A computed fold for a 116-nucleotide RNA, annotated as Glycine riboswitch aptamer. Its Rfam family is "Glycine riboswitch aptamer". From the family's description: This family represents the bacterial glycine riboswitch. The coordinates come from a structure-prediction model, not an experiment, and the mean pLDDT is 76.
Formats: sequence, C1' cells, structure tokens
RNA sequence: AUCAAAUUCUCUGGAGAGUUUCGGCAAAGGCUGUUAAAAAACGGUUCCUGCCGAGCGCCGAAGGUGUAAAGCGGCAAAGCCGCCGAUCUCUCAGGCAAAAGGACAGAGCGGAUAAG
Repeated sequence: AUCAAAUUCUCUGGAGAGUUUCGGCAAAGGCUGUUAAAAAACGGUUCCUGCCGAGCGCCGAAGGUGUAAAGCGGCAAAGCCGCCGAUCUCUCAGGCAAAAGGACAGAGCGGAUAAG
C1' cells in the first nucleotide's frame, strides 16, 4: 500500500395452495317498514362485513421432524461410532383473495484504523 467474514439493521425483489362448506353470535354499512316537514329514533332482513366453532380438500419458502451424499473426528484396522446436514422428506406448527408473513437473492450501513 492492497484485500478482507458472519449475526443484527435498512431498502428492493420474492412462490405455492379454497377469498371452500355448515352452524352460532353481532349489526357499523346496504335494503326496507313505522313515526316524521326534515334530522333523529325504533323494528325487520342478513346482501356485504366482523368474530367464534366444526368439517372436507390442498400448499411448502417462517420455524420444526426425519434422512442422504460429501466432509470432519475417534478407535490399531476392516469396519464401527459420532458430528455436520438440504430447496429432499413429513406436514407438528404455519399458510390457501387482499394485507401480513415469507426460504432465498441483490444492494447498503455496520463490524473495521478489525482478526488475518
């Protein structure tokens, strides 16, 4: 003089599968009725909406389970045992309109006047 990591944080992108069926509750919105000049009030309905519960079907890319190759370690060795471990696997959890989340990827701050 030059190169120089990760977690965290910020920004961007980011898939799949039902906006499924039934029941209960609610009534902000909509519709409607009464009173009424109007406003407002009261009632009905459950189209929309929200919450709760149950059922069937499905997805894999939060997390989690299991497992493989390679690699590493131990034992004198064959070999055995252990570690690590996936976008594979299972679907426990989670998810199946939008929103949120989201493995992973890119960029940035920082780490860092770094260890080396």